The part of an RNA shown here (large-subunit ribosomal RNA, domain IV) has 329 nucleotides and comes from a Pseudomonadota bacterium.
It matches the Rfam family "Bacterial large subunit ribosomal RNA".
Its mean pLDDT, the model's own confidence on a scale to 100, is 83.
RNAcentral holds the full RNA, with entries from ENA.
NCBI's taxonomy places the organism under Bacteria, Pseudomonadati, Pseudomonadota.

[in-house]
Context: one part of a larger RNA
RNA sequence: CCUUCGCUAAGGAACUCUGCAAUACAGCGGCCGUAACUUCGGGAUAAGGCCUGCCAUGCUUUGCAUGGCUACAACAAAAGACGCACUGCGACUGUUUACCAAAAACACAGCUCCCUGCAAAAGCGUAAGCUGAAGUAUAGGGGGUGAUGCCUGGCCAGUGUCAGAACGUUAAGGGGAGGUGUUAAUCGCAAGAUGAAGCAUCGAACCGAAGCGCUGAUGAACGCCGGCGGUAACUAUAACCGUCCUAAGGUAGCGAAAUUCCUUGUCGGGUGAGUUCCGACCUGCACGAAUGGCAUAACGAUGGUGCGACUGUCUCAGCGAGGGACUCG
Numbered sequence: 001c002c003u004u005c006g007c008u009a010a011g012g013a014a015c016u017c018u019g020c021a022a023u024a025c026a027g028c029g030g031c032c033g034u035a036a037c038u039u040c041g042g043g044a045u046a047a048g049g050c051c052u053g054c055c056a057u058g059c060u061u062u063g064c065a066u067g068g069c070u071a072c073a074a075c076a077a078a079a080g081a082c083g084c085a086c087u088g089c090g091a092c093u094g095u096u097u098a099c100c101a102a103a104a105a106c107a108c109a110g111c112u113c114c115c116u117g118c119a120a121a122a123g124c125g126u127a128a129g130c131u132g133a134a135g136u137a138u139a140g141g142g143g144g145u146g147a148u149g150c151c152u153g154g155c156c157a158g159u160g161u162c163a164g165a166a167c168g169u170u171a172a173g174g175g176g177a178g179g180u181g182u183u184a185a186u187c188g189c190a191a192g193a194u195g196a197a198g199c200a201u202c203g204a205a206c207c208g209a210a211g212c213g214c215u216g217a218u219g220a221a222c223g224c225c226g227g228c229g230g231u232a233a234c235u236a237u238a239a240c241c242g243u244c245c246u247a248a249g250g251u252a253g254c255g256a257a258a259u260u261c262c263u264u265g266u267c268g269g270g271u272g273a274g275u276u277c278c279g280a281c282c283u284g285c286a287c288g289a290a291u292g293g294c295a296u297a298a299c300g301a302u303g304g305u306g307c308g309a310c311u312g313u314c315u316c317a318g319c320g321a322g323g324g325a326c327u328c329g
Base pairs, nucleotide, nucleotide: 001324002323003322004321005320006319007318008317010315011314014313019310029051030050031049032048037042039147053069054068055067056066057065058064059063082308083307084306085305086304087303088302089300090299094106095105110145111144112143113142114141115140116139122131123130124129148295149294150293151292153225154224155223158222159221160218161217162216163215164214167213168212169211173207174206178202179201180200181199182198185194186193187192226244227243228242229241230240253287254284265281266280267279268278269277
């Protein structure tokens, strides 16, 4: 010096990203007492305070009162939460990256949409067959959201889905007008010309499904939810007006937020001092309503902030013990 422990004057978080770590407090004994909030169950062992052994005497004798005794210390011993306040997220118990992540991620009850009438839909398998289910729409499968409370606005132009069938387009196939090749034959002195049938080949009209076009519906389907200019008797602002564009121009609620770039926004609170925190404002770069919005008691080895208590975290280090390192053997 390293490591694991023990003790420490005064101070008490000044340490540090952070009270990380460690100490201490408290102690599923009794009595008293207990706030906000709340889904009335909770919160709650809230918080906070007091008591506790043994002996003797008395009494109204599961105990009380008085007096006394031992010990450093009387819940007999062992074991056995630090507490409080504000706030984000997720309702909760649960699940997860076996070996760097336990969470705000997953799941969840609840809500909602779509499919499915049973030889169901869906899934596995080439098939037989099986699951679904020895079930039958209060059932089964799939998607989304995620307790509860209050709610869930506008847009169907695009994409998707569903419905429709008049018209347009449209494949194979059917159909075969017509054409071409070949040549028996005919014509010709010849070169060659014409050219039936058959065979081969090309092939128009016409018939011809779904789909697409088309017509509608549909957002708890994928999604989307504007710009410019002017205007009120201080100023400022703009309920108001004009104009362009759009399928429609973001409603309620929330808002510098797990979202705010500018930004340590501004104001208030807390501190001696606060880029964090809490409360507001709204100029939302770039919140917003089941890709859910906003609240929310309880819960959390969850994130942020503060207070009390307490401490070697620190000021600032010292001493001691065990094991190493080191030196010697």